TPP riboswitch aptamer (THI element) from a soil metagenome, 79 nucleotides, folded computationally. The sequence is in RNAcentral, with records from MGnify.

[in-house]
RNA sequence: CUAGCCGGGGUGCCCUGUAAGGGGCUGAGAUCACACCCGUUGAACCUGAUCCGGUUCGCACCGGCGAAGGGAGUGAGUU
Numbered sequence: 001c002u003a004g005c006c007g008g009g010g011u012g013c014c015c016u017g018u019a020a021g022g023g024g025c026u027g028a029g030a031u032c033a034c035a036c037c038c039g040u041u042g043a044a045c046c047u048g049a050u051c052c053g054g055u056u057c058g059c060a061c062c063g064g065c066g067a068a069g070g071g072a073g074u075g076a077g078u079u
Base pairs, nucleotide, nucleotide: 001077002076004074005073006039007038008037009036011033012025013024014023015022016021045070046069047068051064052063053062054061
């Protein structure tokens, strides 16, 4: 680094609609996709957080916080 098997995780914001649903924004992924991401080389993801600054119609949209605290693995093959 690759695949197998096993496991962890998130799914928000705006508009419209009685509802189902439809449209738009960012992103790998915005709730069933069996997809995407991540598995200690751990910012996948959670707590802090009804946080702080900026931006936006709005929003973890951007940055801080973050050398913070947690957080899910095995053997095999190749180089």